This is a predicted structure of a 72-nucleotide RNA (transfer RNA) from Candidatus Shapirobacteria bacterium UBA1420. The organism belongs to Candidatus Shapironibacteriota, within Bacteria. The sequence was found in a public genome assembly.
C1' cells in the first nucleotide's frame, strides 16, 4: 500500500429503514439499630465527524478520524 471489522448513556453492550433499549453504576425512596444485600422510582446518549439517498436514517451510500486483525 491494500483488504476486513468496531465506533450508540459514565462502563459493558442490544437495537439492520418507523418516536433510542438493558444490565451494572449515579440520584430518591422503602426495608434494616447502621453497613451491605433486597425492593421501587428516577436521572442520564444532537448513535465518533461531515456529506448523500430516503417522507423517513444509529440502520443504507460516500469522505474523514480513532481502535483491533489479515495480507505485502
Nucleotide at each position: 500500500g491494500g483488504g476486513u471489522c468496531c465506533u450508540u448513556a459514565g462502563c459493558u453492550c442490544a437495537g439492520u429503514g418507523g418516536u433510542a433499549g438493558a444490565g451494572c453504576a449515579g440520584u430518591c425512596g422503602c426495608c434494616u439499630c447502621u453497613u451491605a444485600a433486597g425492593c421501587g422510582a428516577u436521572u442520564g446518549g444532537u448513535c465518533g465527524c461531515g456529506a448523500g439517498u430516503c417522507c423517513g436514517a444509529a440502520u443504507c451510500u460516500c469522505g474523514c478520524a480513532g481502535g483491533a486483525c489479515c495480507c505485502a